This is a predicted complex of two RNAs, RNase P RNA and transfer RNA, with 481 nucleotides together. Model confidence (mean pLDDT): 77 of 100.
RNA sequence: GAGCCGACCGGGCGGCCGCGUCGAUCCCUAGUGGAUCGCCGAGGAAAGUCCGGGCUCCACAGAGCAGGGUGGUUGUUAACGGCAACCCGGGGCGACCCGCGGGACAGUGCCACAGAAAACAGACCGCCGGACGAGCGGGCACGAUCAGCCCGUCCGGUAAGGGUGAAACGGUGGUGUAAGAGACCACCAGCGCCCCGGGUGACCGAGGCGGCUAGGUAAACCCCACCCGGAGCAAGGUCAAGAGGUUGCCCGGCUUGCCGGGCAACUGCGCAGGCGAUCGAGGGCUGCUCGCCCGAGCCUGCGGGUAGACCGCUAGAGCACGCCGGUGACGGCGAGCCGAGAUGGAUGGUCGCCCUUCGAGGGAUUCGUCCUUCGAAGACAGGACCCGGCUUACAGGUCGACUCGU
RNA sequence: GGGCCUCUAGCUCAAUGGCAGAGCUGCGGACUUUUAAUCCGUAGGUUGUCGGUUCGAGUCCGACGGGGCCCACCA
Numbered sequence: 001g002a003g004c005c006g007a008c009c010g011g012g013c014g015g016c017c018g019c020g021u022c023g024a025u026c027c028c029u030a031g032u033g034g035a036u037c038g039c040c041g042a043g044g045a046a047a048g049u050c051c052g053g054g055c056u057c058c059a060c061a062g063a064g065c066a067g068g069g070u071g072g073u074u075g076u077u078a079a080c081g082g083c084a085a086c087c088c089g090g091g092g093c094g095a096c097c098c099g100c101g102g103g104a105c106a107g108u109g110c111c112a113c114a115g116a117a118a119a120c121a122g123a124c125c126g127c128c129g130g131a132c133g134a135g136c137g138g139g140c141a142c143g144a145u146c147a148g149c150c151c152g153u154c155c156g157g158u159a160a161g162g163g164u165g166a167a168a169c170g171g172u173g174g175u176g177u178a179a180g181a182g183a184c185c186a187c188c189a190g191c192g193c194c195c196c197g198g199g200u201g202a203c204c205g206a207g208g209c210g211g212c213u214a215g216g217u218a219a220a221c222c223c224c225a226c227c228c229g230g231a232g233c234a235a236g237g238u239c240a241a242g243a244g245g246u247u248g249c250c251c252g253g254c255u256u257g258c259c260g261g262g263c264a265a266c267u268g269c270g271c272a273g274g275c276g277a278u279c280g281a282g283g284g285c286u287g288c289u290c291g292c293c294c295g296a297g298c299c300u301g302c303g304g305g306u307a308g309a310c311c312g313c314u315a316g317a318g319c320a321c322g323c324c325g326g327u328g329a330c331g332g333c334g335a336g337c338c339g340a341g342a343u344g345g346a347u348g349g350u351c352g353c354c355c356u357u358c359g360a361g362g363g364a365u366u367c368g369u370c371c372u373u374c375g376a377a378g379a380c381a382g383g384a385c386c387c388g389g390c391u392u393a394c395a396g397g398u399c400g401a402c403u404c405g406u
Numbered sequence: 407g408g409g410c411c412u413c414u415a416g417c418u419c420a421a422u423g424g425c426a427g428a429g430c431u432g433c434g435g436a437c438u439u440u441u442a443a444u445c446c447g448u449a450g451g452u453u454g455u456c457g458g459u460u461c462g463a464g465u466c467c468g469a470c471g472g473g474g475c476c477c478a479c480c481a
Base pairs, nucleotide, nucleotide: 001404002403003402005400006399007398008397009396011354012353013352014351015350016349017348019041020040022038023037024036025035026034027033028031043380047391048390050389051388052387053386054385055232056231057230058229062290063289064288065287067228068227069226070225071224072086073085074084075083076082087101088099089098090097091096102223103222107221108220109217110216111215124162125161126158127157128156129155130154131153136152137151138150139149140148170188171187172186173185174184175183189213191210192209193208194207196205197204198203236311237310238309239308244267245266246265247264248263249262250261251260252259253258254257269303270302271301272300273299274298275297282294283293284292304480305479306478318337319336321334322333323332324331325330355378356377357376358375359374360373361372362371363370364369407477408476409475410474411473412472413471416430417429418428419427424461432448433447434446435445436444454470455469456468457467458466
């Protein structure tokens, strides 16, 4: 100088004005009030809502099929599609980076165009043989015999060469042959099986045998292994139980299936329609079947009113420190701290000084830079039940480890 | 706050992973005295954006962006 990886910060201090919850004190018209003081008051992503969990309700959270997800191995964790270490493949001189990284000898599908042929491969050109007692046809040469050369047609052989393509059925050399070909041989690559050694494992290393070669695609269907019940804080609960409604039980009356009264449970804004109460609607918040359970209400439409209070709600897989275990993710122990709970939704504005960067002017200089004045700029973005991750956005800056070059 | 759907020409929609098309609209011409209708011709696309899988992506997978829909309570 160039690069690579990780961790962290992401403006600071003060004055004035202002906002929200909570607490204390005071005031009054006693409330959803006011005043004063005090504590606290957004983030690394609070975001996207892409995963996972806690929590709440669905009786318990059952089985199978379907459906969805994940996909090297071993760990880590509450859990994960996250993270760590390692393996394999690819890239880089290197530090290091990237990989939805199981299976294509279980089966099915697809491989456009081009090309002769595209998956039980295939003869377009080329190469070779034959149609041979001058022949299947034509031409040239020769000039009567040795029977030569070229072209065409037909029948065959051939995948070494050409050309097409993303991909052409192992590669190189040799033997062989009419020409060729794993037809055969040597070496190499790769596949399957067996065995030995190392590793928890993915896998790695060495050896033997076999047939000579096996295309790609599973972010196509599918197969294998593992995981997944659904909904979501607008979840869910409490706040008056009166008028009314439904069901059950008891009592009384009679016209014997109705009326009245009482008690209990559930429900509870109103109206209309439909289906129901053991022959059981409906529900068990994605489909089907089975099993099990709840069960007296449920569904649809129309209309009215309110935009309530409280709980859930923030002390938690919490934060930071030290020690220990572990390569690491992470775990254990000890002592310490409390850091928002708004609900039309608070955390802002302004001034001064400082910091960083840039621009202009002036001065100094050991020409590296430094001092000073003025001006401008300082990002992305903001909780709404809470956590662990991922992804995306982000002016600028700090620190540490490492690599390459000089 | 939470859940879900969608994006292809100006508009409405098509398109088995294999050259992105149809109707309407627009533009030009014909017909007509003129307009409309009709007929003929023609233009118009980075398939929202960026990556990935694949020989090949509108389609399959992921990340962003835009647009739209639904939900509370009876105190």

Rfam match: Bacterial RNase P class A. Rfam describes the family as follows. Ribonuclease P (RNase P) is a ubiquitous endoribonuclease, found in archaea, bacteria and eukarya as well as chloroplasts and mitochondria. Rfam links the family to the GO terms tRNA processing, ribonuclease P activity and dimeric ribonuclease P complex.